[in-house]
RNA sequence: AGAAAUUUAGGUUAAUAAAACCAAAAGCCUUCAAAGCUUUCAAUAAGAGUUCAAAUCUCUUAACUUCUG
Numbered sequence: 001a002g003a004a005a006u007u008u009a010g011g012u013u014a015a016u017a018a019a020a021c022c023a024a025a026a027g028c029c030u031u032c033a034a035a036g037c038u039u040u041c042a043a044u045a046a047g048a049g050u051u052c053a054a055a056u057c058u059c060u061u062a063a064c065u066u067c068u069g
Base pairs, nucleotide, nucleotide: 001068002067003066004065006063007062010022011021012020013019024040025039026038027037028036045061046060047059048058049057
């Protein structure tokens, strides 16, 4: 320099509807903890376009990984 793949909550994965588990916070229980129960918090990498409707399709940019030279 060229080519390809990936980017979703603090972390790991789903998705037809934006969901689950772990983590964090609050409460209940407990003599106190741990465990358990309930609730909350929090996300589609960024920006455009197509579409009645986009995490998903197209383009550009960014990050990361791989391959070729």